[in-house]
Molecule: transfer RNA
Organism: Candidatus Woesearchaeota archaeon
RNA sequence: GAGCCUAUGGCGCAGCGGUAGCGCAACACGUUUACACCGUGUAGGUCGCCGGUUCGAAUCCGGCUGGGCUCA
Numbered sequence: 001g002a003g004c005c006u007a008u009g010g011c012g013c014a015g016c017g018g019u020a021g022c023g024c025a026a027c028a029c030g031u032u033u034a035c036a037c038c039g040u041g042u043a044g045g046u047c048g049c050c051g052g053u054u055c056g057a058a059u060c061c062g063g064c065u066g067g068g069c070u071c072a
Base pairs, nucleotide, nucleotide: 001071002070003069004068005067006066007065010024011023012022013021018055026042027041028040029039030038048064049063050062051061052060
């Protein structure tokens, strides 16, 4: 220098262009003498950044940045 993959709550990951979800973690309550386990619930996201297409974009298109792999 070139190609491909990847970026979504604190962490690990889902997500056909039409309300952003799951597990773990956190918090509250229940349970317990107490802790843990377990049960119920709550909070937490400008979907890496900038543009474009569209009635509507996490999703499609272009550029950029970070990470990974390969080639030179």